[in-house]
RNA sequence: UCAGUUAUGCAGACAAUCGCAUCAAAAUUGAUGAGGAAAGUCCGAGCAUCAAGAGAACUGGGUGCAGGCUAACGGCCUGUGAGGGCGACCUUAAGGAUAGUGCAACAGAAAUAAACCGCCAAGCAAUUGGUAAGGAUGGAAAGGUGGUGUAAGAGACCACCGGCAAAUUAGAGAUAAUUUGUGCUCUGUAAACCCCACCUGAUGCAAGGGAAGGACAACAAAACGCUUGUUCUCUCGUGUCCUUCAAUCCGCUUGAGUUUGUAGGCAACUACAAAACUAGAUAGAUGAUUGUCAAAUACAGAACUCGGCUUACAGCAUAACUGAUUAU
RNA sequence: GGACUGCUAGCUCAGUUGGUAGAGCAUUCGACUCUUAAUCGAAGGGUCCGGGGUUCGAGCCCCCGGCAGUCCA
Numbered sequence: 001u002c003a004g005u006u007a008u009g010c011a012g013a014c015a016a017u018c019g020c021a022u023c024a025a026a027a028u029u030g031a032u033g034a035g036g037a038a039a040g041u042c043c044g045a046g047c048a049u050c051a052a053g054a055g056a057a058c059u060g061g062g063u064g065c066a067g068g069c070u071a072a073c074g075g076c077c078u079g080u081g082a083g084g085g086c087g088a089c090c091u092u093a094a095g096g097a098u099a100g101u102g103c104a105a106c107a108g109a110a111a112u113a114a115a116c117c118g119c120c121a122a123g124c125a126a127u128u129g130g131u132a133a134g135g136a137u138g139g140a141a142a143g144g145u146g147g148u149g150u151a152a153g154a155g156a157c158c159a160c161c162g163g164c165a166a167a168u169u170a171g172a173g174a175u176a177a178u179u180u181g182u183g184c185u186c187u188g189u190a191a192a193c194c195c196c197a198c199c200u201g202a203u204g205c206a207a208g209g210g211a212a213g214g215a216c217a218a219c220a221a222a223a224c225g226c227u228u229g230u231u232c233u234c235u236c237g238u239g240u241c242c243u244u245c246a247a248u249c250c251g252c253u254u255g256a257g258u259u260u261g262u263a264g265g266c267a268a269c270u271a272c273a274a275a276a277c278u279a280g281a282u283a284g285a286u287g288a289u290u291g292u293c294a295a296a297u298a299c300a301g302a303a304c305u306c307g308g309c310u311u312a313c314a315g316c317a318u319a320a321c322u323g324a325u326u327a328u
Numbered sequence: 329g330g331a332c333u334g335c336u337a338g339c340u341c342a343g344u345u346g347g348u349a350g351a352g353c354a355u356u357c358g359a360c361u362c363u364u365a366a367u368c369g370a371a372g373g374g375u376c377c378g379g380g381g382u383u384c385g386a387g388c389c390c391c392c393g394g395c396a397g398u399c400c401a
Base pairs, nucleotide, nucleotide: 001324002323003322004321005320006319007318008317009316010315012293013292014291015290016289017288018287020033021032022031023030024029035299039310040309042308043307044306045305046304047204048203049202050201052235053234054233055232056231057230058229060200061199062198063197064196065079066078067077068076069075080094081092082091083090084089095195096194100193101192102189103188104187116135117134118131119130120129121128122127143161144160145159146158147157148156162184163182164181165180166179167178168177169176170175208250209249210245211244212243213242214241215240216239223238224237225236258275259274260273261272262271263270264269329400330399331398332397333396334395335394338353339352340351341350347384355371356370357369358368359367377393378392379391380390381389
């Protein structure tokens, strides 16, 4: 200098004029006013209702390497195995196919089961027998390479590699290394049913929370209820229906929250201390113009609230690292 | 704000144990007819909304997006 990898940050600022919403004031006005994704609604919670609670069985759904973090999670961190990259580094739905069932089109002789061609032997020949080395088909063809052996061949036998089983060592564990044994019985598919382990009630703030009047039943037994998948057990609970009005107010924003510092931890994260915090509408506000800065141009606009994931994104900036080339 | 459904030929729709994507109408060509329509015969037209993954193989199974539509006071 070029090409890359990883992580992080900014998301205009200031001034003037006009305008909108909320709150405070009390007539003069003052303060505050979108995001890193407010988005998709894909997960996990708070909160609310189903009268309340405890338990069991079946069914349905979800998750799936180990250890940890977290309120919780399908999220995050650190590792293991596998795959990719020269490398920095990246990706990973990664339990079980000897519990069982299903499926594998076409091609091919044959698809879980073998003789089409070939090779060898017998036979005049037709043909019969042996053979999985070689050819051909396929995504997949009975472990691979080399040798011994044989009529030709074959884990039939041997060496190395691979597989399987056991033991020892290391580790918290996933797992790794080593040794010994076993000629090797084992096609693939579980993002097919299924098995194993763990988790799981339903509905979502349009949840939910009222006022007035009337009718019927009724005094503790029967009956009903006992969740919005079904059934059962125990404690337990007791009105049902109709009409009218209101749509205001509450829920509604200070929170498993944020920033800084110290301590612990490889990290995710946790503990303690201090500081600051001001959108909260209900037809729905947060805008427009001008000037200065080199430029302000992207994706995009809160509707109960948090923790994640995913997707969209202009112009830049910072740090660490990798490879190549050149110069000293 | 919340809960759901769909997307396959120009249009309306099928497509189930995952195995060569179909029907009707429309279009084009031919026949019939003096000509047109109707009728008869044939042909073309699809990367199944987009991108990834699982699998030998995906319209179908899984994940992430896009665009339409329905319902809830």
This is a predicted complex of two RNAs, RNase P RNA and transfer RNA, with 401 nucleotides together. Rfam match: Bacterial RNase P class A. It is annotated as a ribozyme.